About this RNA: The part of an RNA shown here (small-subunit ribosomal RNA, 5' domain) has 537 nucleotides and comes from an uncultured anaerobic bacterium. The full RNA is in RNAcentral, with records from ENA and SILVA. It matches the Rfam family "Bacterial small subunit ribosomal RNA".
Context: one part of a larger RNA
RNA sequence: GGACGAACGCUGGCGGCGUGCCUAACACAUGCAAGUCGAGCGGAGGAUUCGAGAUGUUUACAUCGAAGGAUCCUUAGCGGCGGACGGGUGAGUAACACGUGGGUAACCUGCCUCAGAGUGGGGGAUAGCCUUUCGAAAGGAAGAUUAAUACCGCAUAAGAUUGUAGCGUCACAUGGCGCAGCAAGAAAAGGAGCAAUCCGCUUUGAGAUGGACCCGCGGCGCAUUAGCUAGUUGGCGAGGUAACGGCUCACCAAGGCCACGAUGCGUAGCCGACCUGAGAGGGUGAUCGGCCACAUUGGAACUGAGACACGGUCCAAACUCCUACGGGAGGCAGCAGUAGGGAAUCUUCGGCAAUGGACGAAAGUCUGACCGAGCAACGCCGCGUGAGUGAAGAAGGUUUUCGGAUCGUAAAACUCUGUUGUUAGAGAAGAACGUUGCAUAGAGUGGAAAGUUAUGCAAGUGACGGUAUCUAACCAGAAAGGGACGGCUAACUACGUGCCAGCAGCCGCGGUAAUACGUAGGUCCCGAGCGUUGUCC
Numbered sequence: 001g002g003a004c005g006a007a008c009g010c011u012g013g014c015g016g017c018g019u020g021c022c023u024a025a026c027a028c029a030u031g032c033a034a035g036u037c038g039a040g041c042g043g044a045g046g047a048u049u050c051g052a053g054a055u056g057u058u059u060a061c062a063u064c065g066a067a068g069g070a071u072c073c074u075u076a077g078c079g080g081c082g083g084a085c086g087g088g089u090g091a092g093u094a095a096c097a098c099g100u101g102g103g104u105a106a107c108c109u110g111c112c113u114c115a116g117a118g119u120g121g122g123g124g125a126u127a128g129c130c131u132u133u134c135g136a137a138a139g140g141a142a143g144a145u146u147a148a149u150a151c152c153g154c155a156u157a158a159g160a161u162u163g164u165a166g167c168g169u170c171a172c173a174u175g176g177c178g179c180a181g182c183a184a185g186a187a188a189a190g191g192a193g194c195a196a197u198c199c200g201c202u203u204u205g206a207g208a209u210g211g212a213c214c215c216g217c218g219g220c221g222c223a224u225u226a227g228c229u230a231g232u233u234g235g236c237g238a239g240g241u242a243a244c245g246g247c248u249c250a251c252c253a254a255g256g257c258c259a260c261g262a263u264g265c266g267u268a269g270c271c272g273a274c275c276u277g278a279g280a281g282g283g284u285g286a287u288c289g290g291c292c293a294c295a296u297u298g299g300a301a302c303u304g305a306g307a308c309a310c311g312g313u314c315c316a317a318a319c320u321c322c323u324a325c326g327g328g329a330g331g332c333a334g335c336a337g338u339a340g341g342g343a344a345u346c347u348u349c350g351g352c353a354a355u356g357g358a359c360g361a362a363a364g365u366c367u368g369a370c371c372g373a374g375c376a377a378c379g380c381c382g383c384g385u386g387a388g389u390g391a392a393g394a395a396g397g398u399u400u401u402c403g404g405a406u407c408g409u410a411a412a413a414c415u416c417u418g419u420u421g422u423u424a425g426a427g428a429a430g431a432a433c434g435u436u437g438c439a440u441a442g443a444g445u446g447g448a449a450a451g452u453u454a455u456g457c458a459a460g461u462g463a464c465g466g467u468a469u470c471u472a473a474c475c476a477g478a479a480a481g482g483g484a485c486g487g488c489u490a491a492c493u494a495c496g497u498g499c500c501a502g503c504a505g506c507c508g509c510g511g512u513a514a515u516a517c518g519u520a521g522g523u524c525c526c527g528a529g530c531g532u533u534g535u536c537c
Stems, first nucleotide, its partner, number of pairs: 001537004006533005013383006019376002021341001027338002030336003035081003040078002043075008053064004088294003098218007107211002112207008120154001122152002130143005161184004166179005190199003220266003227257003232254004237249003269291004273284004296317005319330004347373001349372003355369001356367004386416004396407004420478001421474006435459008481526005486507003492521005502509002
């Protein structure tokens, strides 16, 4: 000199864009943060309407309306998909965790895309509802009854799997790929619509995406850590896994690592990057992006394409809460917010309008992701606090050798401007693509429908926000401080003090003429900031 997720002191007008618990991975009140589908299913509830009939009876109308039917709405439950994404944190981890480059002839992959083959025919339950019943509650128990795209047999099997054995081809050991033979077992679901058709379902191949495993190399401190290791190292066999493998187990052998630093201890998430520096290098790992790990602590599996699962389950522990004392409930390192810790870090805000995600045929619903607003000079950038003229060099302050000098064109005064500000008006700006409706056309069709594709037209949809921006009017009016002035280092005098009070980054000032302390005037530097402290280069 530069930098900062900074803090502190004094001061503080505005805007844009960013950033904001670095400490206690401490404990958490309250609200929200993951749902959705009625076009999978049977119910339940509600509304409208039809309705045998009943009542009033002006015999044609009004009112009520059982069983049942139709249409519409809502939804607890069963079922499907999603809760493995998105969001948070950095505790642990010195490790194939990360980075980089390879390998898998040792692997998996829901939804998506393309292609092939199919979607036949049956069965038994169960939640819900109802009845009874236990419990303070959380939550159950029994009986009866019912449905499905829930569950289970049967049929079919091109292809796929397994076993057996053949040919060709490729290769880097185990082997891979292709073709044909025999045998075995294995599949499915329907829904909307008048239909056409569309959405699904089963199986197979290929792709895409996402993941898994293995290997080379790389990035830390201590040798005042020198020896470490029994599933340890290897083999054979078996089990297990999507898959290789001591991953696990039985048996056999006695190996394996280490001064090129094993083992141990300490510290630490890693990287793209960021800061600094001419570079080499040094330091850091906030925000943003990639990967990993974790979800009160420890352990475990279930479901599933995917988890050993933050807002799932079970067990144990600590803590908190409820209790009728028998027993139960909970997990903010999601967004806000509270207490505590601390030098220190924000609103219990608005909206799904946009982008993205889940579900749905769609309308749409959900979304503290996200988009916005709020707070904070925390940072960067921009603007302003007026401009011109103005010498009697006014008054006043300071100083003086008493002549003057200086603050100083500075002020006053006059003439302007209106950035910002205030008031009023305009501004449904842009941010909008998609969606819905209508029309036309294409393919297809029994059909001028419906669905689908393309084009055109129309309609409605904005949290921010009456915001940005623009226009008009008004007033110089409402907007400057901080530090320094001995040398380093730009900037000096007066008074007070008298080794006192004090200053200080280093050298050092202060003991009666202090440019170094305090105050004042002046000056210098920066400026909505200026200094101090801390850390890094």